[in-house]
RNA sequence: GCCGAUGUGGCUCAGUUGGUAGAGCAAUGCAUUCGUAAUGCAUGGGUCGGGAGUUCGAGUCUCCCCAUCGGCA
Numbered sequence: 001g002c003c004g005a006u007g008u009g010g011c012u013c014a015g016u017u018g019g020u021a022g023a024g025c026a027a028u029g030c031a032u033u034c035g036u037a038a039u040g041c042a043u044g045g046g047u048c049g050g051g052a053g054u055u056c057g058a059g060u061c062u063c064c065c066c067a068u069c070g071g072c073a
Base pairs, nucleotide, nucleotide: 001072002071003070004069005068006067007066010025011024012023013022019056027043028042029041030040031039049065050064051063052062053061
């Protein structure tokens, strides 16, 4: 330099044919316990790596850029 994959709550990952983003773990509160752990219930936390475009509507489609990983040279 060329090609490809990945990027979504603190972490690990879903998200179908474009239709207002979820789960598990973690955190916080409450219940339970003499207390802790465990368990149960509840709550908060995300502009989906950045920007632009298409569209009534974009995590999803298109373009540019960034980061990480892999392959080729």

The RNA shown here (transfer RNA) has 73 nucleotides and comes from a bacterium. Rfam family: tRNA. Its family is annotated with triplet codon-amino acid adaptor activity in the Gene Ontology. The sequence was found in a public genome assembly. Its mean pLDDT, the model's own confidence on a scale to 100, is 81.